The prediction has a mean pLDDT of 84. Small-subunit ribosomal RNA, 3' major domain from an uncultured organism, 484 nucleotides, folded computationally. The full RNA is in RNAcentral, with records from ENA, Greengenes and SILVA.

[in-house]
Context: one part of a larger RNA
RNA sequence: UGACGGGGGCUCACACAAGCGGUGGAGGAUGUUGUUCAAUUCGAAGCAACGCGAAGAACCUUACCCGGGCUUGACAUGCUAGUGGUACAAACCUGAAAGGGGGCGGACCUUCCAUUAGGGAGGAGCUAGCACAGGUGCUGCAUGGCUGUCGUCAGCUCGUGUCGUGAGAUGUUGGGUUAAGUCCCGUAACGAGCGAAACCCUUGUCGUCUGUUGCCAGCGGGUAAAGCCGGGCACUCUGACGAGACUGCCGGUGUUAAACCGGAGGAAGGUGGGGACGACGUCAAGUCAUCAUGGUCCUUACGUCCGGGGCGACAAACGUCCUACAAUGGUCGGUACAAAGAGAAGCAAUACCGCGAGGUGGAGCCAAUCUCCAAAGCCGACCCCAGUUCAGAUUGGAGGCUGAAAUUCGCCUCCAUGAAGUCGGAAUCGCUAGUAACCGGAGAUCAGCCAUGCUCCGGUGAAUGUGUUCCUGAGCCUUGUACA
Numbered sequence: 001u002g003a004c005g006g007g008g009g010c011u012c013a014c015a016c017a018a019g020c021g022g023u024g025g026a027g028g029a030u031g032u033u034g035u036u037c038a039a040u041u042c043g044a045a046g047c048a049a050c051g052c053g054a055a056g057a058a059c060c061u062u063a064c065c066c067g068g069g070c071u072u073g074a075c076a077u078g079c080u081a082g083u084g085g086u087a088c089a090a091a092c093c094u095g096a097a098a099g100g101g102g103g104c105g106g107a108c109c110u111u112c113c114a115u116u117a118g119g120g121a122g123g124a125g126c127u128a129g130c131a132c133a134g135g136u137g138c139u140g141c142a143u144g145g146c147u148g149u150c151g152u153c154a155g156c157u158c159g160u161g162u163c164g165u166g167a168g169a170u171g172u173u174g175g176g177u178u179a180a181g182u183c184c185c186g187u188a189a190c191g192a193g194c195g196a197a198a199c200c201c202u203u204g205u206c207g208u209c210u211g212u213u214g215c216c217a218g219c220g221g222g223u224a225a226a227g228c229c230g231g232g233c234a235c236u237c238u239g240a241c242g243a244g245a246c247u248g249c250c251g252g253u254g255u256u257a258a259a260c261c262g263g264a265g266g267a268a269g270g271u272g273g274g275g276a277c278g279a280c281g282u283c284a285a286g287u288c289a290u291c292a293u294g295g296u297c298c299u300u301a302c303g304u305c306c307g308g309g310g311c312g313a314c315a316a317a318c319g320u321c322c323u324a325c326a327a328u329g330g331u332c333g334g335u336a337c338a339a340a341g342a343g344a345a346g347c348a349a350u351a352c353c354g355c356g357a358g359g360u361g362g363a364g365c366c367a368a369u370c371u372c373c374a375a376a377g378c379c380g381a382c383c384c385c386a387g388u389u390c391a392g393a394u395u396g397g398a399g400g401c402u403g404a405a406a407u408u409c410g411c412c413u414c415c416a417u418g419a420a421g422u423c424g425g426a427a428u429c430g431c432u433a434g435u436a437a438c439c440g441g442a443g444a445u446c447a448g449c450c451a452u453g454c455u456c457c458g459g460u461g462a463a464u465g466u467g468u469u470c471c472u473g474a475g476c477c478u479u480g481u482a483c484a
Base pairs, nucleotide, nucleotide: 001484002483003481004480005479007478008477009476010475011474012473013472015468016467019431020430021429022428023427026323027322028321029320030319031318032317033316034314035313042053043052064309065308066307067306068305069304070303073132077131078130079129080128081127082126083125088105092101093100094099108123109122110121111120112119113118134298135297137296138295139294143292144291145287146286147285148283150281155194156193157192158191159190160189161170162169163168174185175184176183200275201274202273203272205243206242207241208240209239211237214233215232216231219230220229221228246269249263250262251261252260253259312450325424329383330382331381332380333379334378335377341372342371343370346365347364351360352359353358390421395416396415397414398413399412400411401410437460438459439458440457441456442455443454
């Protein structure tokens, strides 16, 4: 100087408390361990591995296993030699394919000779060979890059000066204050940098401009109804520019300071809400399997191609979720209201067929134009507390769709079946407001999909706390130490 303490002081955080909803029990989905296996490819390991890499494992992917092949190779560059019936290649044979054999036919480019036919030289290609290719083989404890984490915590440092023999200290401590090393005052310090804040995006209010594909107040036409038409750009909205919030104003407290408390005005008030943004560093944290790369290893195989299998196994254990156990509910009928996205090998309306998944057909739309397109809610009816008109696992049958191909191993529909489960032990998680909880919608990946995942979007919409004794973590000061 740090680190540590079941030392002290001050302070903060959904850390506790106060509340709401869960997990832990059930069934299922998914990831992991373990076990099994020819293989169940590899990585991730307390927080910070475990719906993680994977935003799509039937083949492919694919790295694993079995079997069958190839060997200058699936891919790149260079060198040497050869090569016109050359490259390419039909039939046919073998084979699961890859591959091997076979060979009807049969070129291209440049240039020279040449009337043509054709011939010569060279290139490309091919063959043989040589350098080499190739490796998701190993080492993340050799590395770059990228990332997680402490933590959006308020810290981490430097120059000059001063103090100390020195390590170092001071500044950065102290008194207030703040979300903040934020600001003020004091001060052997005076300044400065990286962080904090601000600048950026989004959302909330208003104005100007814009007026179609959006909108419809007034005027006219028109309909069963409808911005449907003429027309208009007021309004909503689109999206560009600007205004607005700064403790600016008033009162109080405070050291006349910084600031805090209350109030006015205001769409918004003291950082308005949300996002992006992550200091010096820590964990030899993670990644050699995104990529790059040192070293090392393989080279008729640890490379490469193909068929099939596996990554989907199943006594068991754990994590994360979904669906429930019901009446604030279930079923049936009627009816209303979003936002954000996506769409050409695409989204697909009206109509018709089918109980349905879906099929036929195809208007319109490269989209503020057309399409995908809501559910909880509301109105009414039934159920009457039961393992039920709850719950939907499992299984049988019949179908639909995608795709060469759904057996291992896809999704969906209908009929039948109708398991566990009556609110969950010890323990444990999330959340402070348009949040939790409940409800649906979209997208990426994608032929299809094991998505209950992930990332966004809106609809309905709470309770509690204004405390810091305790648990956990963190910051500053201080103290002890046989630790570094």